Transfer RNA from Ictidomys tridecemlineatus, 73 nucleotides, folded computationally.
Its Rfam family is "tRNA". Its family is annotated with triplet codon-amino acid adaptor activity in the Gene Ontology.
NCBI's taxonomy places the organism under Eukaryota, Deuterostomia, Teleostomi, Boreoeutheria, Ictidomys.

RNA sequence: UGGGAUGUAGCUCAGUUGGUAGAGCGCUUGCCUUGCAUGCAGAAGACCCCGGGUUCAAUUCCCAGCACCACAC
Numbered sequence: 001u002g003g004g005a006u007g008u009a010g011c012u013c014a015g016u017u018g019g020u021a022g023a024g025c026g027c028u029u030g031c032c033u034u035g036c037a038u039g040c041a042g043a044a045g046a047c048c049c050c051g052g053g054u055u056c057a058a059u060u061c062c063c064a065g066c067a068c069c070a071c072a073c
Stems, first nucleotide, its partner, number of pairs: 001072002004069001006067002010025004019056001028042004049065001051063003
């Protein structure tokens, strides 16, 4: 320098042929226990990397960036 992959909750990841998003772990509350762990029930937590465009409506489609990953030179 080039063509790609990825970017969604604190972490690891789903998701949607366009109609405001879930899981596991974690954190937290209650129950259970003499206490801890395990277990059971519940709650909080992401306006989906940023900016434009198309659309009645964009996390999803298009464009240009940023970060990171590996590849080629």